[in-house]
Context: one part of a larger RNA
RNA sequence: UUGGGCGUAAAGGGUUCGCAGGCGGGAACCUCAAGUCAGGUGUGAAAUCCCCGGGCUCAACCCGGGACGUGCAUCUGAAACUGGGUUUCUUGAGUACUGGAGAGGGCAGUGGAAUUGCUGGUGUAGGAGUGACAUCCGUAGAGAUCAGCAGGAACACCGGAGGCGAAGGCGACUGCCUGGCCAGAUACUGACGCUGAGGAACGAAAGCGUGGGGAGCAAACAGGAUUAGAUACCCUGGUAGUCCACGCCGUAAACGAUGAUGAUUAGAUGUUGGAGGAAUUGACCCCUUCAGUAUCGCAGCUCACGCAUUAAAUCAUCCGCCUGGGGAGUACGGCCGCAAGGCUAAAACUC
Numbered sequence: 001u002u003g004g005g006c007g008u009a010a011a012g013g014g015u016u017c018g019c020a021g022g023c024g025g026g027a028a029c030c031u032c033a034a035g036u037c038a039g040g041u042g043u044g045a046a047a048u049c050c051c052c053g054g055g056c057u058c059a060a061c062c063c064g065g066g067a068c069g070u071g072c073a074u075c076u077g078a079a080a081c082u083g084g085g086u087u088u089c090u091u092g093a094g095u096a097c098u099g100g101a102g103a104g105g106g107c108a109g110u111g112g113a114a115u116u117g118c119u120g121g122u123g124u125a126g127g128a129g130u131g132a133c134a135u136c137c138g139u140a141g142a143g144a145u146c147a148g149c150a151g152g153a154a155c156a157c158c159g160g161a162g163g164c165g166a167a168g169g170c171g172a173c174u175g176c177c178u179g180g181c182c183a184g185a186u187a188c189u190g191a192c193g194c195u196g197a198g199g200a201a202c203g204a205a206a207g208c209g210u211g212g213g214g215a216g217c218a219a220a221c222a223g224g225a226u227u228a229g230a231u232a233c234c235c236u237g238g239u240a241g242u243c244c245a246c247g248c249c250g251u252a253a254a255c256g257a258u259g260a261u262g263a264u265u266a267g268a269u270g271u272u273g274g275a276g277g278a279a280u281u282g283a284c285c286c287c288u289u290c291a292g293u294a295u296c297g298c299a300g301c302u303c304a305c306g307c308a309u310u311a312a313a314u315c316a317u318c319c320g321c322c323u324g325g326g327g328a329g330u331a332c333g334g335c336c337g338c339a340a341g342g343c344u345a346a347a348a349c350u351c
Stems, first nucleotide, its partner, number of pairs: 003323004007305002012319001014202004021195003025089006032083001034082002036078008050066006092192001093189004097184004104178007111155001116150007126137002163170002207248006216242002221237004259318006267296011300307002324351003333344004
C1' cells in the first nucleotide's frame, strides 16, 4: 500500500461555524455525450511468461511462429444510470404566524444567611486544636453573648438520574439587551441540502501582563506534632492565587473514554416540555402523538463486559484518526506565545 479497524486492546479531532472539495430528493423533456458500455483503427520495442513447432542423444539452453500485453490515443455508435441543459413538484431544508419551557449568554442594580475584622456593652479564665499533644489566641480582658459598623466572596431551602447550552459550562432576586430550542395549524420559497482538508470563532482549571480588590480558603513558606527519618499525611499560621476589568495562554480522564447527518429495525417503565382526545366542579388519573432525558429489555451486534429506536444493530455520505512496546508526544526544523509552553513531529538504539 491493499486491507482491517477506532466504548474498555493502538485509534473520534475539546466544540462549533464554514471556503474549496466529496456526496446529494420526486417528475418530464433535450440527446449534449464528460463518466459508462459496444465495435473499429493505431500503438502497446526486443528478450521474458503462456501455447505450437523445431535444433543440440534428453533436459536446461537455443531458434521460428502465435497468443498475451488487463493500458493509452483516436474514430464510429448506444443512451438505462451518473453528469450537463431546460421546465416542474413538495416529502428534505428554510421563512412567516400562534403559543410554550428553560441555572442559555451579556450588562446594570438589589437582597438575606454565614465567615472574618473593627467599635461599644455584659462578663471572667480560659479558648482553640488533636488519636493524644504542642505551636497558637487570652487578665494589655480572650473565647461566649448583645448591639452597631466595614468589606469581600458564595448564593442554603426550592433542587429533581429536573432544565438550558455546540462544547467548555450555567444555580439568590429584579430590570434591560440578546442567541438557540419545542409544539400547533395554515400559508409561502422550491433541493436552497449533508459533510467539511485548510481557515475562523469559542474553549474548565492552572498560569502570564497591566490596574484594582482581598472576607474565607490556600500552592510556596514558617512553626508545632508524628516518625528511624517526615522536605508528607495531622495541627497553628500564611503569600501568590482564588474575585473584578482589559489583554494573553489554548491545554484536561475537554469522557458517553462512543465524530456529524439521514434512513430502517419488538417492547416495558419513569420523568421534563408541548399538542389533541376522553372524563371531571376542578386539579389529578387515563388514551393518542411530537420533542428531550433516564432505567430495563427482544432481534441483532460484541472476545467478553456490555450496547440495544439517545445502538456499540442494519445501511448510506463526508471528515478525523490507528498500524507492536520503549525511545517519545521527545529531538531537530517550522509556526504560534511576554513567558510558561503549545501545535506539527522523527530517527539511532533496544526488547